[in-house]
Molecule: transfer RNA
Organism: Deltaproteobacteria bacterium
RNA sequence: UGGGGCGUCGACAAGCGGUAAGUCACUGGACUUUGGAUCCAGCAUCCCAGGUUCGAAUCCUGGCGCCCCAG
Numbered sequence: 001u002g003g004g005g006c007g008u009c010g011a012c013a014a015g016c017g018g019u020a021a022g023u024c025a026c027u028g029g030a031c032u033u034u035g036g037a038u039c040c041a042g043c044a045u046c047c048c049a050g051g052u053u054c055g056a057a058u059c060c061u062g063g064c065g066c067c068c069c070a071g
Stems, first nucleotide, its partner, number of pairs: 001070007010024003018054001026042005047063005
C1' cells in the first nucleotide's frame, strides 16, 4: 500500500431504525457492636464529525484508534 473485522459505563458484554439489558466494580440507604455477607436504590448524549430519516448505538460518507490477512 490493498482487503477484512472491531470501537457501547471503571471492566466484561447485549442491541440489528422507535426513550441503551445484564454481571462485577463504584456511590447512597437498610440490616449489623464493627467488618463481611445479604437486600433496596442510583450510575452510559454508544470513538469523532457530517448526512439520510418524523425518529439513528443501529443505515450512508469521511476521519481516528486497535486487531487480522496479503504484498